A computed fold for a 73-nucleotide RNA from a Chloroflexota bacterium, annotated as transfer RNA. Its mean pLDDT, the model's own confidence on a scale to 100, is 84. It matches the Rfam family "tRNA". RNAcentral holds the sequence, with entries from ENA and Rfam.
[in-house]
RNA sequence: GCCAGGGUAGCUCAGUUGGUAGAGCGCGUGUCUGAAAAACACGAGGUCACCGGAUCGUUCCCGGUCCCUGGCA
Numbered sequence: 001g002c003c004a005g006g007g008u009a010g011c012u013c014a015g016u017u018g019g020u021a022g023a024g025c026g027c028g029u030g031u032c033u034g035a036a037a038a039a040c041a042c043g044a045g046g047u048c049a050c051c052g053g054a055u056c057g058u059u060c061c062c063g064g065u066c067c068c069u070g071g072c073a
Stems, first nucleotide, its partner, number of pairs: 001072007010025004019056001027043005049065005
């Protein structure tokens, strides 16, 4: 330099023919306990990497940029 895959909650990841985004773990509160742990219930937490475009409407489509991983040279 070229090609491919990836960037979504604190972490690991899902997701969708374009219509206001979820799980597990973690965190907080409550129930339970003498007190914890476990279990159960509830809750908080997100500019869906960034910029632009098309669209009534984009995490998803198009273009560009940055970062990570792998392959080729």